[in-house]
Context: one part of a larger RNA
């Protein structure tokens, strides 16, 4: 772990729908008799009994009515549709009720040969050490105490075998062993160890007391038995095809992994509408604004009131870059604000137009569903985090293949009836793994950007657009120059353009030249800028808005393009072509619904739960031990063979004695799964 074989919606009786068959205002008989049969059972009797044939009311009563009430209003419930038995079939109740499975619970027995206390009656304990009391002799005292020598053998005394327990580490863990070897280690004259017998029972006993023991079992032993206890759990449920196909939500629950109703699915009757689109008429109060309320909030004007300074005996009076209600200006906010106010959505309608085979709406039979998941869009919650979490709304997944996203339920295309070595398209793609442009045209980017990321930064590079200089010669670059009052005044040790204050920072001489742009110096010098001239000869500066790149950029294997490689085979526009799916088409066949012009036309034929339909196939019974069958039955083994599937025939070899088919009929009728049972390998 594989193989074979066994293995799970029965049976009975109620109820209720459907079918199909008898009678039909009826309709059936039950126990039982009686007869006939081997039996199973069948015919005949048997009308008790039950369901309907009328209701209403608690009732009494009444009655196509009645009840209610003072009512003859008025309302309820009826009257107007045939039922009843038998069978078949779903499905309900009651019974173990699809099959397996607890932990437990309650009752009679068994058990103290393991252990745990008691109790009777027995045994065992090498060997060595210590030396209490007491006794005695000395010493001592007034006599005592006392003190010392011996003698003496006490102890839950000491040391250590046996015996007995089991301290510590090591080994052993599918063991030699279901608790054990090995070294070690406590106790060993005791609360010690131990042999026999015997006692004590589960609601119980025993217990130096640990939920310890009570026969490898103990928070209640085992072992029949109630007994198929229950099991809102979990696993398991057996053969095929065809039609439709869900749901994962509301409500309500000691309810939340369970149920009921209703929602949404299916079958059958019945009716004859029901969608969507355009038009029309509502209702609203989101988005979005917006500031009229209500509230939050900027500056400022302007002022009631308050503080503060001044004045004042009081009354008062001035006076402020204080604080400020309420007003006007400005700017601004809002799920619980609204003077406004959409798009969609939603409701009603009569007409057109789609939809012509589905759809709706009534009644009844049958479910299943109450764990949802991602992924756009709208919100909450949270950190405007989660593959979080809860709410709308729409899609896929679930229960859906196929194509593309490298691999990838929930994206994107696209909804697999079957065949086909035809054809056309979609997302996506077309250098090469790899099917199809190394395609064409203008641009872009040099980062391998493409092929992962922010702030932020930056003379990368294309496009736009503003504005200065400029042949009266700019923009770099070189030559020269860049001064004089004056070393401005202060300050200070010094301070001379350059440590610091100050200054309406001024005047001269110029082509120019700041009371000074930086370096330098103790402070001077000293180099330099700014301006200026020549030289040269044509563009050179600063802003702003985009496109593409750059840095920012550190993590555990190469490894952040599927790979190879790519400067396009990469972006961005623009076009033409081709690939490229189970989509669409062709041509063939199945098959479902509808259509009374039917050998046809139309449109359908993915799919868990799950409803509905139609079959295969085993085994027994009838017909029937018939047809067949030793000239070979059943079975088993191979085979290129029919049939849409379960399946079915033939041949052949085997086997060696039974048995079909067909119509019917009952069911222990189908296996791969249950840590399934049993047996085998």
């Nucleotide at each position: 772990u594989c193989c074979g074989g066994c293995g799970a919606g029965u049976u009975a009786u109620u109820g209720u729908a459907u079918g199909u068959g008898g009678c039909a205002a009826g309709g059936u008989u039950a126990a039982g008799u009686a007869c006939c049969u081997u039996a199973a059972g069948g015919u005949a009797c048997g009308g008790a009994g039950c369901c309907g044939a009328a209701g209403g009311g608690a009732a009494a009563c009444c009655g196509a009515g009645u009840c209610u009430u003072a009512a003859u209003a008025g309302g309820g419930c009826g009257u107007u549709a045939a039922g009843u038995u038998a069978c078949a079939u779903g499905c309900u109740a009651u019974a173990g009720a699809c099959c397996c499975g607890a932990a437990a619970c309650c009752g009679g027995g068994u058990g103290a040969c393991c252990u745990a206390c008691g109790c009777a009656u027995g045994g065992a304990c090498a060997g060595g050490u210590u030396g209490a009391a007491g006794c005695g002799g000395g010493a001592g005292u007034a006599a005592a105490a006392u003190c010392u020598c011996g003698u003496g053998g006490a102890g839950g005394a000491c040391c250590g075998a046996a015996c007995u327990c089991g301290u510590g580490a090591c080994c052993g863990u599918u063991g030699a062993a279901a608790a054990g070897g090995u070294c070690u280690g406590g106790g060993a004259u005791g609360a010690g160890c131990u042999g026999u017998g015997u006692g004590u029972g589960g609601c119980g006993g025993a217990g130096a007391a640990a939920u310890u023991c009570c026969a490898a079992u103990c928070g209640a032993a085992c072992u029949c038995g109630g007994a198929g206890a229950u099991a809102g759990c979990u696993g398991g449920u057996u053969c095929u095809c065809c039609c439709c196909g869900a749901a994962a939500u509301a409500g309500c629950u000691u309810u939340a992994g369970g149920g009921c109703u209703a929602g949404c699915c299916u079958c059958a009757a019945a009716u004859g509408u029901a969608u969507c689109u355009a038009c029309c008429g509502g209702a609203g109060g989101u988005a979005g604004a917006g500031c009229a309320c209500u509230g939050a909030a900027u500056g400022g004007a302007c002022u009631a009131g308050g503080g503060g300074c001044c004045u004042u005996a009081c009354c008062g009076g001035g006076u402020u870059a204080c604080c400020g209600a309420a007003u006007c200006c400005u700017a601004u906010c809002a799920a619980a604000c609204u003077c406004c106010g959409a798009a969609u959505g939603c409701c009603g309608g009569a007409u057109a137009g789609a939809c012509u085979a589905a759809a709706g709406u009534u009644u009844g039979g049958g479910a299943g569903u109450c764990a949802g998941a991602c992924a756009g869009c709208g919100g909450g919650a949270g950190a405007u985090a989660a593959g979080u979490u809860u709410c709308g709304u729409u899609g896929u997944c679930a229960a859906a293949a196929g194509g593309g996203a490298a691999a990838c339920a929930g994206c994107c295309c696209a909804g697999a009836c079957c065949a086909u070595c035809a054809g056309c398209u979609a997302a996506g793609g077309u250098c090469c793994c790899a099917a199809a442009a190394u395609c064409a045209c203008a641009g872009u980017u040099a980062a391998g950007u493409g092929g992962a990321u922010a702030a932020g930064g930056a003379u990368g590079u294309g496009g736009g657009u503003u504005u200065g200089c400029u042949a009266a010669g700019a923009c770099a670059a070189c030559u020269a120059g860049g001064a004089u009052g004056u070393u401005g005044g202060c300050u200070u040790a010094g301070a001379a353009g350059c440590a610091g204050c100050c200054a309406c920072u001024c005047a001269u001489u110029c082509a120019a030249a700041g009371a000074g742009u930086g370096c330098g110096u103790a402070a001077u010098a000293g180099c330099u800028c700014a301006c200026u001239a020549g030289u040269c000869g044509a563009g050179u500066g600063a802003g702003c808005c985009u496109g593409c790149g750059c840095c920012g950029a550190a993590a555990a294997u190469c490894a952040c393009c599927g790979g190879g490689g790519c400067u396009a085979a990469a972006c961005u526009g623009u076009g033409u072509a081709c690939c490229g799916a189970a989509g669409c088409u062709a041509u063939g066949g199945a098959u479902g619904u509808g259509u009374a012009u039917a050998u046809a036309c139309a449109c359908g034929u993915g799919g868990u739960a799950g409803g509905g339909g139609a079959g295969c196939u085993u085994a027994c019974u009838g017909u029937u031990g018939u047809a067949g069958g030793c000239c070979g039955a059943a079975g088993c083994a191979u085979g290129a063979u029919c049939g849409u599937a379960a399946g079915g025939a033939c041949a052949u070899g085997u086997g060696g004695a039974c048995g079909a088919a067909g119509c019917a009929g009952u069911a222990g009728u189908g296996a791969g799964a249950a840590u399934g049972c049993c047996g085998g390998a």